[in-house]
This is a predicted structure of a 350-nucleotide part of an RNA (small-subunit ribosomal RNA, central domain) from Arsenophonus sp. The RNAcentral record of the full RNA draws on ENA and SILVA. Taxonomically the source falls in Arsenophonus (Bacteria, Gammaproteobacteria, Enterobacterales, Morganellaceae). Model confidence (mean pLDDT): 90 of 100.
Context: one part of a larger RNA
RNA sequence: CUGGGCGUAAAGGGCACGCAGGCGGUUAAUUAAGUUGGAUGUGAAAUCCCUUGGCUCAACCUAGGAACUGCAUUCAAAACUGAAUAACUAGAGUCUCGUAGAGGGGGGUAGAAUUCCAUGUGUAGCGGUGAAAUGCGUAGAGAUAUGGAGGAAUACCAGUGGCGAAGGCGGCCCCCUGGGCGAAGACUGACGCUCAUGUGCGAAAGCAUGGGGAGCAAACAGGAUUAGAUACCCUGGUAGUCCAUGCCGUAAACAAUGUCAAUUUGGAGGUUGUAGUCUUAGAACUGUAGCUUCCGUAGCUAACGCGUUAAAUUGACCGCCUGGGGAGUACGACCGCAAGGUUAAAACUC
Repeated sequence: CUGGGCGUAAAGGGCACGCAGGCGGUUAAUUAAGUUGGAUGUGAAAUCCCUUGGCUCAACCUAGGAACUGCAUUCAAAACUGAAUAACUAGAGUCUCGUAGAGGGGGGUAGAAUUCCAUGUGUAGCGGUGAAAUGCGUAGAGAUAUGGAGGAAUACCAGUGGCGAAGGCGGCCCCCUGGGCGAAGACUGACGCUCAUGUGCGAAAGCAUGGGGAGCAAACAGGAUUAGAUACCCUGGUAGUCCAUGCCGUAAACAAUGUCAAUUUGGAGGUUGUAGUCUUAGAACUGUAGCUUCCGUAGCUAACGCGUUAAAUUGACCGCCUGGGGAGUACGACCGCAAGGUUAAAACUC
């Protein structure tokens, strides 16, 4: 150096963009760096290998050959890789017309409900539990009616429905804005794929400053339960949850399945376009393209299972794994306001 793996056994980076690097479509002619062949020179001797010879044999010594798989120069070949040239359209992209959507940002607005406040009616309970009690209530609660305040979330629709790279996204309206898909054409002409370092995004919790605060609710207090009960249950309740700006950068960030491309029998749905058909003009049928759910053939798999959305068969590139514990820890470094994060051992032990 080669050889094994990564759904669940150790192992896919949380996700994307992307420089370097790696890899790269079709045709023609050129070149000759890689590549291939020949020649020449060199590749010291010894060693190794083959064949001799000498010590009685052997080790050892000795002679000859081969080898030294390399390097340089030179001559040639031109399929493949490279280079430079000209062209192409199947990859990739642009334009036109449509189309679905909780995709993102900002602003506005609506109704239901909880809570609180005021007022009216009204009287002794309410609340809560397995049962209770703490708690609230004759200073008039709870119930009920009207009015008001304020914050947060949007029942039904709602769906193995949709959108997004992932995190994630759900009332309605307006503005700004990203991406996808389809149908035909026209155009550019390999502009592509992947991507160490890097950059950006990234749930919840947490942090900083300033707002906001209805409900819920870590901490905390009380009541119960219990042998105890720093819990489960109950009554309260502060951070927080919400907004703006800035940090943090982690999750069972999961499909525990990296991205891209190609190839390979089928069935039943969902969803979004679109074309065609007519004996029925329809919530129709047939085809086609994208996404998506279930079942299953071959094949794969230790099994479970996966199965054209592969875990099948191949290719390109990246990441990662190498017994359990020690340990995702110590030390160092970088990042962070901090909390901490990232990188990441060893002794020892089984």